Transfer RNA from a Candidatus Nanoarchaeia archaeon, 72 nucleotides, folded computationally. Its Rfam family is "tRNA". Rfam links the family to the GO term triplet codon-amino acid adaptor activity. NCBI's taxonomy places the organism under Archaea, Nanobdellati, Nanobdellota, Candidatus Nanoarchaeia. Model confidence (mean pLDDT): 81 of 100.

RNA sequence: GGGCUUAUAGUUUAACGGAUAGAACAACCGGCUUCGGACCGGUUAAUCGGGGUUCAAUUCCUCGUAAGCCCA
Repeated sequence: GGGCUUAUAGUUUAACGGAUAGAACAACCGGCUUCGGACCGGUUAAUCGGGGUUCAAUUCCUCGUAAGCCCA
């Protein structure tokens, strides 16, 4: 330098172009417990950035950024 793949809560992840963006773990609150753990109930929290297509974009296109792989 060229090609390919990936990017969603703190972490791991799901989501035919039409969902209130779902779940698990973590955190926090409450219940239970002598206390803690486990268990039960609840709360907070996310689409990498810009632009485009579309009635509608996490999803498609494009340009970046970051990470990984291959070639040179």